[in-house]
c-di-GMP-I riboswitch aptamer from a Solirubrobacterales bacterium, 80 nucleotides, folded computationally. Taxonomically the source falls in Solirubrobacterales (Bacteria, Bacillati, Actinomycetota, Thermoleophilia). It was read from a public genome assembly, where an Rfam model found it. Its mean pLDDT, the model's own confidence on a scale to 100, is 85. The model forms 95% of the base pairs in the Rfam consensus.
RNA sequence: AGUUGAUAAAGGCAAACCCGUCGUGAGGCGGGGACGCAAAGCCAGAGGUCUCGCUCCCGCGAGAUAGCUCGGCUUCCGGC
Numbered sequence: 001a002g003u004u005g006a007u008a009a010a011g012g013c014a015a016a017c018c019c020g021u022c023g024u025g026a027g028g029c030g031g032g033g034a035c036g037c038a039a040a041g042c043c044a045g046a047g048g049u050c051u052c053g054c055u056c057c058c059g060c061g062a063g064a065u066a067g068c069u070c071g072g073c074u075u076c077c078g079g080c
Base pairs, nucleotide, nucleotide: 002080003079004078005077012037013036017032018031019030020029021028022027035067041073042072043071045070046069047068048065049064050063051062052061053060054059
């Protein structure tokens, strides 16, 4: 440096749900809480799903989701 991830070691993150708060909403943020996670660290580029608006239809626009998939960047420890 590449690749890989257990039976390790040190740790880390935090689903659902509850409380508060922001938002038309999906959902976000803070606290509690742990279902799980070897990138469950970061990024909305492509797709998927979800929300709002428009539309006769076909669809279009804006937004959300990184713990949906692919992709990009960074990365602890161990094995090879």